[in-house]
RNA sequence: AGCUGAUAAAGGCAAACCAUUCGAAAAGUGGGGCGCAAAAAGACGCUGACCUAAAUUCUGAAUCGUCAGGACAAGGCAGCAGGGCUACCGGA
Repeated sequence: AGCUGAUAAAGGCAAACCAUUCGAAAAGUGGGGCGCAAAAAGACGCUGACCUAAAUUCUGAAUCGUCAGGACAAGGCAGCAGGGCUACCGGA
């Protein structure tokens, strides 16, 4: 360096839930420990999916400047599927 992988070690990430600044919301942050595994549940946010809908727009109602519903991302997420990048340990 390449191939390879467990029932291993050292570590990594962090579901639900709780608290909470902020935010229109989704979310975020902290706690937490459901799980993820042997080349990423590492970091990224390129593609699609998914979440939210303040603003915008359409429709309806209406007690007159309100209510309800639909669409929509430039807002999110990344533990949905791809993608590129980087990497620990063991075995032969």
This is a predicted structure of a 92-nucleotide RNA (c-di-GMP-I riboswitch aptamer) from a Deltaproteobacteria bacterium. The organism belongs to Myxococcia, within Bacteria. Rfam family: c-di-GMP-I riboswitch aptamer. Rfam describes the family as follows. GEMM was predicted in a large-scale screen for bacterial structured RNA regulatory elements.